[in-house]
RNAcentral holds the sequence, with entries from ENA. This is a predicted structure of a 73-nucleotide RNA (transfer RNA) from a Candidatus Omnitrophota bacterium. Its mean pLDDT, the model's own confidence on a scale to 100, is 81. Rfam family: tRNA. About the family: Transfer RNA (tRNA) molecules are approximately 80 nucleotides in length. Taxonomically the source falls in Candidatus Omnitrophota (Bacteria, Pseudomonadati).
């Protein structure tokens, strides 16, 4: 320098024939228990790596950039 894969909640990840942003763990509140553990119920938290473009509409399609892993040179 070139190819491929990945980047979504604090963490691990799911989600795309373009229209609802989600799960588990963690965190907060309440309940059950004398208390802890545990269980149950509810809640907060993300403008989907960044910048443009296409579109009525983009996490999803197109272009570029950045970061990580990997292969080739």
């Nucleotide at each position: 320098g070139g190819g491929g894969c990945a980047g979504u909640a604090g963490c691990u990840c799911a989600g795309u024939u373009g229209g609802g942003a989600g799960a588990g763990c963690g965190c907060c509140u309440g309940g059950a228990u004398g208390g802890c553990a545990u269980c149950c119920a509810g809640g907060a938290g993300g403008c989907c790596a960044c910048g443009g473009g296409u579109u009525c509409g983009a996490c999803c399609c197109c272009c570029g950039u950045c970061u990580g892993c990997u292969c080739c040179a």